[in-house]
Context: one part of a larger RNA
RNA sequence: GAGUAGCGAGAGAGGGGUGAGAAACCCCUCCGCCGUAAGCCCAAGGGUUCCUGGGGAAGGCUAAUCCUCCCAGGGUAAGUCGGGAGCUAAGGCGAGGCCGAAAGGCGUAGUCGAUGCACAACCGGUUGAUAUUCCGGUACCACCGUGUCCGCGUCAAUCCCAAUACCGGGUUGCUAAGGGGCUGUCUUCGGACGAACCGACCCAUCCGGCGGCGGGCAGCAACGGGGAGACGCAGGAGGGUAGGUGAUCCCAGGCGUUGGUUGUCCUGGGGUAAGCGUGUAGGGAGCGGACUAGGUAAAUCCGGGCCGCAUGAAUCCUGAGACGCGAUGCCGAGCCGUUACAGGCGAAGUCACUAAUCCCAUGCUGCCAAGAAAAGCCUCUAGCGAGCUGGCACGGUGCCCGUACCCCAAACCAACACAGGUGGGCAGGUAGAGAAUACCAAGGCGAUC
Numbered sequence: 001g002a003g004u005a006g007c008g009a010g011a012g013a014g015g016g017g018u019g020a021g022a023a024a025c026c027c028c029u030c031c032g033c034c035g036u037a038a039g040c041c042c043a044a045g046g047g048u049u050c051c052u053g054g055g056g057a058a059g060g061c062u063a064a065u066c067c068u069c070c071c072a073g074g075g076u077a078a079g080u081c082g083g084g085a086g087c088u089a090a091g092g093c094g095a096g097g098c099c100g101a102a103a104g105g106c107g108u109a110g111u112c113g114a115u116g117c118a119c120a121a122c123c124g125g126u127u128g129a130u131a132u133u134c135c136g137g138u139a140c141c142a143c144c145g146u147g148u149c150c151g152c153g154u155c156a157a158u159c160c161c162a163a164u165a166c167c168g169g170g171u172u173g174c175u176a177a178g179g180g181g182c183u184g185u186c187u188u189c190g191g192a193c194g195a196a197c198c199g200a201c202c203c204a205u206c207c208g209g210c211g212g213c214g215g216g217c218a219g220c221a222a223c224g225g226g227g228a229g230a231c232g233c234a235g236g237a238g239g240g241u242a243g244g245u246g247a248u249c250c251c252a253g254g255c256g257u258u259g260g261u262u263g264u265c266c267u268g269g270g271g272u273a274a275g276c277g278u279g280u281a282g283g284g285a286g287c288g289g290a291c292u293a294g295g296u297a298a299a300u301c302c303g304g305g306c307c308g309c310a311u312g313a314a315u316c317c318u319g320a321g322a323c324g325c326g327a328u329g330c331c332g333a334g335c336c337g338u339u340a341c342a343g344g345c346g347a348a349g350u351c352a353c354u355a356a357u358c359c360c361a362u363g364c365u366g367c368c369a370a371g372a373a374a375a376g377c378c379u380c381u382a383g384c385g386a387g388c389u390g391g392c393a394c395g396g397u398g399c400c401c402g403u404a405c406c407c408c409a410a411a412c413c414a415a416c417a418c419a420g421g422u423g424g425g426c427a428g429g430u431a432g433a434g435a436a437u438a439c440c441a442a443g444g445c446g447a448u449c
Base pairs, nucleotide, nucleotide: 012030013029014028015027016026017025031446032445033444034443039426040425041424042423045406046405049404050074051073052072053071054070055069059067060066079140080139081402082401083400084399086117087116091112092111093110097106098105099104121138122137123136124135125134141398142397143396144395145394146393147392148391149390151388152387159216160215161214166209167208168207169206170205171204178198179197184193185192186191219384220383224380225379226378227377232367233366234365235364238360239359240358243354244353245352246351247350249270250269251268252267253266254265255263271330272329275325276324277323282318283317284316285315286309287308288307289306291304292303294302295301331349334345335344336343368371412421413420428440429439430438431437
C1' cells in the first nucleotide's frame, strides 16, 4: 500500500439454558427454504471422519462455551446380505512347445479373472454408537445322525429272456438211388446212351419240446454324448399388485373463551413378511412305435427318414396374483406410568374406486444390422455296484473376509469446509400428458461474519 479488496449463491426473530464471556452452542415457540431433493438406501472412493466424556493453543475466512479440530475411552457380531471355498467373458499368466545374442516374445493343455450366470431369511424389538448379523417369533439350504413307517434289491427259492447240443414236425432249394425221356446222338432197328424236369436223406430255415451257458427283475453315475442354461431392437394389448384416494362403514378422543354446533359434526387410526399349501389369469411344448451309415467309445438320449394316433383335444412344463395357514402372534391411535430413568395396557384393523416406469414377461407380435461363454440343472450311456431311494418326527454341524461413518458430499475427485464433477435403487399429495412446473407430506435444512 491499507484497516483498502475480500469474508465463496441462500431468512431469520423472540424467550429460556450453559458459561468468565453468546448474533452464530443447547432447548422451546413462531417464521422461512428444499421436497425426481438440499429426503432415504447402496456401489466406487475415503479410513475412524462414527458414539460418549473432556478441551480451546492451532485449524474453522469473524466470535465460539461449538466442530468433520485436539485428548481419552468405546463402537462394526451373519450357514441364508456382498465376496471366497461354484462357473466362465474380454484380458492376464502359462508345464511341455515354437521363436529370440542375452533380457525376453508368442502360445497348447491348463490356471486365474465380474462389470455377467448359479445360489438357502423374513417380520418385529433393541443400543449412546451394529443389526436381514444381537434378541423374540416363524422359516429355508447343505451335510451328518437317531427313531419310525413304507418301497426296492443282494443271498436262497420263484419268475422272465435265452446260446451251443439233442428230439419231433413243417417249408423252400440242391442233388443220390430211382423215375423221366425232347425237334438230340449211335444202332445189328430189338434197342442203347441221354439234356430239361420230377425226386429222399443231409444242409439251410421256421415252429414246438427238452435243456439251462449266460443275463434280467436295486441304486449311484461321468472329467464323456445330448438338451437346456442362452440372451438383439421396437411395439401395443391384457391380467395383477405395490402405492394412492374416499367412506354416510368400524374404532378411540373431543363438544366449543363468540350467535349456532350430540351431528350424514370435528380430529386421529383403520396394518402385518418370508415360508408352507392350493395351482388361477396367462404363456409354451404334439404324443407313441419299430428302424438307423451321424453325435471321436457306448447309448434306451439327441439327430435322421418311416409308420400309427391326435391336432379348438389330451398330457406335460411354466406362471403373476388371489385365498388359507403363518397370526389366540407382532404392530397399532390413544391411555397410564418413570424424572434420571422403565416400562405397562391396548380399540378398530373393513369396503369401494383408482392405479404404476413394478410383476406375469428373457412372455407375445413385428423388424433387420441377426443379437456372450461356462458351470449349476435335466437326460444318456461308459463305469461303479451290495445294499439303496423316499415319507414323518427329533437332534447335531455350518469355515474365511467385509459390515462403524460420509456417499450429488464440509468426509470421494478438484491445493481449500471450493456455486464444478461423480454410477445405481426408492420416489407420496393437489393441479398437470408428465420424473416439466408451482405449492405441500415424510424427512432434512436456515449453509460460519